[in-house]
């Protein structure tokens, strides 16, 4: 640092995932060790046990126990109460709290502060209780009462009074406004306590110090406006309380303010900070351990008491819950440490010691400390070791794989050898952490302090560490291996099981499932889950955008506010410099250092980007002041304009109405019909109504947009040129505000000619609630008032300056020219269109910007849900504005390529239409399918491009089905062992296969061992399989198509797919050839080249010919090779000549010659590639499956069935015909298991018998049609021939199922074919016969052959097919495509609901504990006074205000639920139509 996903590809835009970092985590699987950290994140639920706050006897008084002592009584321990001190700190938790709670920076002249430090100056005298111990009572406790004795460093008077506090005053210095302070004088008030080791050490008051709090400000840090107004002690003043202190902090009075768009108020959420984690940074998110501040301690309320608390291990009350309990009552609070219970994915031991830090008492000694210091558990993180190292090829065994016994790889891996001993075990030794302790003892000096010496103490612990022994011994998991992202094979599974972070694997050869070898990472861990940063420039301050991707308000006016021309001075707020404060510590950073290293720690530095003070600069923005004219404006003059607004007026036209004059249709469409019209339409006249405003009219004009269009008149905006002159920044933009705002639509009243949503009816369709036609209401049109919206678009907000040009055009000005029309420069304002630089993802924009800038506004943020829904605003409604979530998807989209489409365009070809001829579809029959049937009708082909197709021929075989009998190394092939027979023949059973018997006896080599061919037994490795998969494959083959296409390299454009060439003008059968052309070559196709046919020549003449000579029945035969014909090899055609048309070009169009003319015909030859075309049943051939069968053999059957359906064919229907007899004229094949002649028999298929031919010789072989006679006369026939009967033939082992031919009788349907569909352009078509191959036998099929011998094409609108250009596209499996709503069904989230419920803050009003605080006190009362009786105080009790929970009461906010119902998603292959 980036990668995957949108698409065939391609650029952008976007969004969505992934690599990395990190964590109080958790969960799998696995686990040798050590060191440092860290461990309830959830129920601030509820808690059982134990501990966590006590100490002082040097403040009392006792009591106990102990040791002395006869004994008093002394010591010495301990200790319940009085008193002090402390419990306000340490430790927990983050409920609440959006707050002066925290942070930071200041203030406090408005305060306090025990312990401690320093100064000063005191410690005199007294009095009364009173716990406790003792009686006594009450209760169950728990705890309480009365009585009598007692003591203080408890408690109260008195005294003194440096001081301090209040009064009255005086003087002085200072400051920041009130004010402060200093030194005086006057007067009132007020202090104390003692204890012990005689040295201290406590106590009093006062002052300052120091620590700690307390109060105010500035300034910073959450969401939400679908919270827009809040506020009554409020905001202020005056007095008084109170308070440590200011203060509405209270209370009284007076006044009406006070906050808020710079976000009040209300909701919702949360402890803040150093800091943590990411990041380049700037930011995002967090606040757990640590330290600092707040909060709060079982819900809430309240004060005591105190230096300090509204007080976690303290009180009261109220309330939930728990436990005692004699039912009367009482008792409690782990969010301390442990630990239980429960919640949960999930977090530890009811450890050890105060050795050390640290605290709290004490004088000390020491006591308490769950703080803390250690252990314990937990791989929870980090950080560190280890599990061995060096050698060792027979590359062992085995495992995988594998082209298959060959090799590969696990692998130096392992065995083996030698070595070392971290670590672990086992033994020996053995730390720092401990000093500044008390107390002795010396020494200085300032008489309570310091220094040296001596000296007790260690929980961790016999730990760390260090030697010694033996011995590799005690120690490797995990998670990936399709891309992304390092790492591949096999098996088994078959859309099944199951993976998956995004795309996405799986449907019989899955590197993506399980599994196994193997690799690859990472390592005591390893993955996965969840959350946080990055990555995301994917909220953009740094660092985004808005023509078309999301995204410019529908348009102006103007408030706030943001921004703002020129010189000149002042100020110093902003800004910029230089010093001082401060920014706690730890942390990060950097350095050095300490633990064997590292984590970790210890010292230092640097750094905290920041707030405050001060001193200074003065460009620039502010701010003040003064001037300016160029930015705004205002006067003047001139011409623009469908700008607005209200009145008049006009013609056409179109409805309509009386009424004229008139006759049959009119009107509308694709076509028609509805509808008008003999009751007189329609078309021509008359009159009168409404609406709109033809021509001119134009990339014209105006207007801020919406608009605005006949003519003329009021009133009235507005820009524009021009030239002075004035005014002096007066100006841009505008949240919100307030105005206009197309057309539909709403509300009253007018009007209503045409037009017309609705409706009707008539077509059109499969429907047709449409489109098309006849009618037609609102409405359109006036007045007034809603509404406020559109694709309200230039899809581009206003505004200001710059940045090449050409050309139109509108309203003006200026100059030159010029008799005039006019033309030409210049210039200002608009409207256009063309273009460089620039931009931009392209398309495109470019002085009218989407260029470069700079100022203000709106508005964006993946798609769907959704411009919905809920709330609130407006509005009569309809709706508008504002405006979300839940749920789902990985893409939605731009702009562009290439194709492929179109009932898109252009240009072009093709038996592709059209002209034609002749079928097909209708009969009969033949054949092929499909269906049916059946044991079996094997199997395959499936639109064209399956279907007289494999099949150039099924009775047996073929034969792959069936069915019954049959074999099992097998019918076929290789190998290895034995024997040496065999073949053949023939007989019995058998449907045969097959068994059984009987004859019968062998070939060839040879080194004589043997070996081979054959044949038969056996063993097993194998043999077989028309069994699957043509969608695993070769190889063949159809097909678009003999259609003109289909591509590469340089090169050039284009970010890029990709374009150029291969478009384009022209030409051709052809991307064929020419021209231009950022191309320019080339390659596969195309043509040629190859076979055939047509013409000639030459060569060769036999089995072929015959012109002349002979000859014959007869080229029979001499003879000849002229010709015909064979068969080799040449010539010949090239648009090559000539005209003419083209552009002086391909060329094309005519002639000439020529046997043939423009590729002369025919044929082979099919370019990239399409269709996962066929075809494993032609052949190979992977995987898979069978293996006494899915293999082999036989017999019999079937494939040939038959209600029907298609295709392709024969034969026909007849007179261009049939029937008879008769006469001509071919090609091109085949033959020896062959073709057969000739003669004879048979009406005839045929037989018999045979000659001749291995074929230019012989034969197959008589071609037919034609022709020339005769007959038949339009009829189901002398047309047609089917079925059928009989009797034959021939082939074969055998025609029953299932051959063909023949004779004789029979004599069906058919009288030219419905929609509808083929084929064909000349030797074609139609039309005749004739050969072949298969083949014993079987041809209407197929493949050849030749005879006869047409018609027609104007022509390309149309149908099919195809090729080029271009368009359009939301396709691309590519229109057989995408793809929309309804409706059925299942799920899901959400809205609305009669309601029902449950919480939250509040507001009113009742009731009102606890205690302050007033008030009152008749009741109680120790100190002090006092006349002795009281009083002074204080108290209890009682009232008052306040006031927690608690009750009621209407609202409000927010969640649950709620029959029923809306739309919304989503899901196989439903339904219905077809909207884009």
């Nucleotide at each position: 640092a980036g990668a995957g996903u949108u698409u065939g590809a391609u650029c952008c835009u976007g969004g969505c995932u992934c690599a990395g970092g990190a964590u109080g985590a958790a969960c799998g699987c696995u686990a040798g060790c050590g060191g440092c950290a860290g461990g309830c994140c959830u129920a601030a639920u509820a808690c059982a046990u134990g501990c966590a706050a006590g100490u002082c006897g040097a403040a009392c008084g006792g009591u106990c126990a102990g040791u002395a002592g006869c004994a008093a009584u002394a010591c010495u321990g301990a200790u319940a109460g009085u008193g002090g001190c402390g419990c306000a700190c340490g430790g927990g938790u983050g409920c609440g709290u959006a707050a002066c709670a925290c942070g930071u920076a200041a203030c406090u002249a408005a305060c306090c502060u025990a312990c401690c430090u320093a100064u000063a100056a005191c410690u005199g005298g007294g009095g009364g209780a009173u716990a406790g111990c003792c009686c006594g009572c009450c209760g169950a406790a728990a705890g309480g009462c009365g009585g009598a004795u007692u003591a203080a460093u408890a408690c109260c008077g008195c005294a003194u009074a440096a001081g301090c506090u209040g009064u009255u005053u005086g003087a002085g210095u200072g400051g920041c406004a009130u004010c402060a302070c200093u030194c005086g004088a006057u007067u009132a008030g007020u202090a104390a306590a003692g204890a012990u080791u005689u040295a201290u050490u406590g106590g009093u008051u006062a002052u300052a110090g120091a620590u700690g709090g307390g109060g105010u400000u500035g300034c910073g840090g959450g969401u939400c406006a679908u919270u827009a107004g809040c506020u009554a002690g409020u905001u202020g003043g005056u007095a008084a309380g109170g308070u440590a202190a200011c203060g509405g902090c209270u209370u009284a009075c007076c006044a009406a303010g006070g906050c808020g768009a710079c976000g009040a108020u209300g909701a919702c959420u949360a402890g803040g900070g150093g800091a943590g984690c990411u990041g380049a940074g700037a930011g995002g998110c967090u606040g757990g351990u640590c330290c600092c501040c707040c909060a709060c301690a079982c819900g809430g309320g309240c004060a005591c008491u105190g230096a300090g608390a509204u007080a976690c291990g303290g009180g009261c009350c109220c309330g939930a819950c728990u436990c005692c309990u004699a039912c009367g009552g009482g008792a409690g609070g782990c969010a301390g440490c442990a630990g239980u219970a429960g919640g949960g994915a999930a977090u530890a031991u009811u450890g050890g010691g105060c050795a050390a830090u640290g605290g709290g008492c004490g004088a000390g000694a020491g006591c308490c400390u769950g703080a803390c210091c250690c252990a314990g558990c937990c791989a929870u993180g980090c950080c560190g070791c280890g599990u061995g190292c060096a050698g060792g090829a027979a590359g062992a065994a085995g495992g995988c794989u594998u082209u298959c016994u060959g090799a590969g790889u696990c692998g130096u891996a392992a065995a083996c050898u030698g070595c070392u001993u971290u670590u672990g075990a086992c033994a020996g030794g053995g730390a720092a952490g401990a000093a500044u302790a008390a107390g002795c003892a010396c020494u200085a000096c300032g008489u309570g302090u310091a220094g040296u010496g001596u000296g007790a103490u260690g929980a961790c612990g016999g730990u760390a560490c260090c030697u010694g022994c033996a011995g590799a011994a005690u120690a490797a998991g995990c998670a990936c291996c399709g891309g992304c992202u390092a790492a591949c094979u096999c098996c088994g599974u078959g859309c099944c099981a199951g993976c998956a972070g995004c795309c996405g694997c799986g449907g019989u050869a899955a590197u993506a499932c399980g599994g196994a070898g193997g690799g690859u990472g990472c390592g005591a861990g390893c993955g996965u889950u969840g959350u946080c940063c990055g990555g995301a420039u994917u909220u953009a301050u740094u660092g985004g955008g808005u023509u078309u991707a999301a995204a410019g308000g529908g348009u102006g006016c103007g408030u706030a506010g943001g921004c703002g021309g020129c010189c000149u001075g002042a100020u110093a707020a902003g800004u910029c410099c230089g010093g001082g404060g401060u920014g706690a510590a730890a942390g990060c950073c950097c350095g050095c250092u300490g633990c064997u290293c590292a984590a970790c720690a210890g010292c230092g530095g640097a750094a905290c980007u920041g707030c405050c003070c001060u001193g200074g600069a003065u460009a620039c923005u502010g701010u003040c002041a003064g001037g300016c004219u160029u930015g705004a404006g205002u006067a003047c003059a001139g011409a623009c304009g469908a700008g607005g607004u209200u009145g008049g007026c006009g013609g056409a036209a179109u409805g309509g109405a009386c009424u004229g004059a008139g006759u049959a249709g009119c009107g509308g469409u694709g076509a028609a019909a509805u509808g008008c019209a003999u009751a007189g339409a329609g078309a021509c006249g008359u009159c009168g109504a409404g609406a709109a405003c033809c021509c001119c009219g134009a990339u014209u004009g105006c207007g801020a947009a919406g608009g605005c269009g006949g003519c003329u008149g009021u009133c009235u905006g507005g820009g524009c040129u021009g030239u002075u002159a004035c005014u002096g920044a007066c100006g841009c933009u505008g949240a919100g505000g307030c105005g206009c705002g197309a057309a539909a639509g709403c509300g009253u009243g007018g009007g209503g000619a045409g037009c017309g949503a609705a409706c009707a009816g008539g077509a059109u369709u499969a429907g047709a609630u449409a489109c098309c036609c006849u009618g037609g209401u609102a409405g359109u049109c006036c007045a007034c008032g809603c509404c406020g919206u559109a694709a309200a678009c230039g899809a581009u907000g206003a505004g200001u300056g710059c940045u090449a040009a050409g050309u139109g055009u509108u309203a003006g000005a200026g100059g030159g020219u010029u008799u005039c029309c006019g033309c030409c420069c210049u210039u200002u304002a608009g409207u256009g269109c063309u273009g460089c630089a620039g931009c931009a993802a392209a398309c495109g924009c470019a002085u009218u910007a989407a260029g470069c800038a700079c100022u203000c506004c709106g508005c964006c943020u993946g798609g769907g849900g959704a411009g919905u829904a809920c709330g609130g605003u407006c509005g009569c409604a309809a709706g508008a504005c504002u405006g979300a979530a839940a749920c789902u998807c990985a893409a939605a989209g731009g702009a562009a390529u290439u194709g492929a489409c179109g009932g898109g365009g252009a240009c072009c070809c093709g038996c592709a239409c059209a002209a034609g001829c002749g079928g097909u579809g209708g009969a009969g029959c033949a054949u092929g399918u499909g269906g049916u049937u059946u044991a079996a009708u094997u199997c395959g082909a499936a639109g064209c491009a399956a279907c007289g197709c494999g099949a150039a021929g099924a009775a047996c075989c073929u034969u792959a089905c069936c069915a019954g009998g049959u074999c099992u190394u097998g019918a076929c092939a290789u190998c290895c062992u034995c024997u040496g027979c065999u073949a053949c023949u023939u007989c019995u059973a058998g449907a045969g296969a097959u068994a059984g018997a009987a004859g019968g006896u062998u070939c060839c080599c040879u080194u004589c061992g043997g070996g081979g061919a054959c044949a038969g037994a056996g063993u097993g490795a194998c043999a077989g399989g028309u069994g699957g998969u043509g969608c695993a494959u070769g190889g063949u083959u159809g097909u678009c198509g003999u259609c003109a296409g289909c591509u590469c390299g340089u090169g050039u454009c284009g970010u890029g797919a990709g374009a150029u060439g291969u478009u384009g003008g022209g030409u051709u059968a052809a991307g064929u050839c020419c021209c231009g052309c950022a191309a320019c070559g080339a390659g596969c196709g195309c043509a040629a080249c190859c076979c055939u046919u047509g013409a000639u020549c030459u060569u060769a003449g036999u089995u072929g010919c015959c012109a002349g000579c002979a000859u014959u029945c007869a080229g029979u035969u001499g003879g000849g090779c002229a010709c015909u014909c064979u068969a080799a090899g040449g010539u010949g055609a090239c648009u090559g000549c000539c005209g003419g048309u083209g552009a002086c070009a391909a060329a094309c169009c005519g002639g000439a010659g020529g046997a043939a003319g423009g590729u002369g015909g025919g044929g082979a030859u099919g370019a990239c590639g399409u269709c996962a075309a066929a075809u494993c049943a032609u052949c190979a051939u992977g995987c898979c499956c069978c293996u006494u069968a899915u293999g082999a053999c036989c017999u019999g059957g079937g494939c040939u069935a038959c209600a029907c359906a298609c295709g392709u064919g024969c034969u026909a229907c007849a007179a261009u015909g049939g029937a008879u007899g008769g006469u001509a004229c071919a090609a091109a094949g085949g033959g020896c298991u062959g073709c057969a002649a000739a003669a004879c028999c048979g009406c005839g298929a045929g037989g018999u018998u045979a000659a001749g031919c291995c074929a230019a010789u012989c034969c197959u072989a008589u071609a037919a049609a034609a022709c020339c006679a005769u007959u038949c006369u339009c009829a189901g026939u002398u047309c047609g021939g089917a079925u059928u009967g009989u009797a034959g033939g021939c082939u074969g082992c055998a025609a029953c199922u299932c051959g063909c031919c023949u004779a004789c009788a029979u004599g069906a349907a058919g009288c030219c074919g419905g929609a509808a569909u083929c084929g064909c352009u000349a030797g074609u078509a139609a039309u005749c016969g004739c050969g072949g191959a298969u083949c014993a036998g079987c041809a209407u099929g197929c493949c050849g052959c030749g005879g006869u011998g047409a018609a027609u094409a104007c022509g390309u609108u149309c149908c099919c097919g195809g090729g080029u250009c271009u368009u359009g596209u939301a396709c691309a499996c590519a229109c057989c495509g995408c793809c929309c709503g309804u409706c059925a069904c299942a799920c899901c989230a959400c809205g609305a609901g009669a309601g029902u419920u449950u919480g939250u803050a509040a507001c009113a009003c009742c009731c009102g504990a606890a205690g302050u605080c007033g008030g009152u006190g008749a009741g109680g009362u120790a100190a002090c006074c006092u006349u002795u009786u009281g009083g002074a105080g204080c108290c209890a009790g009682c009232c008052g205000c306040c006031g927690a929970a608690g009750g009621u009461g209407g609202g409000a906010c927010a969640g649950a639920u709620g029959a029923u119902u809306g739309g919304g998603g989503u899901g196989a292959a439903g339904u219905c139509g077809u909207a884009a």
A computed fold for a 1476-nucleotide RNA from an uncultured bacterium, annotated as small-subunit ribosomal RNA. The RNAcentral record of the sequence draws on ENA.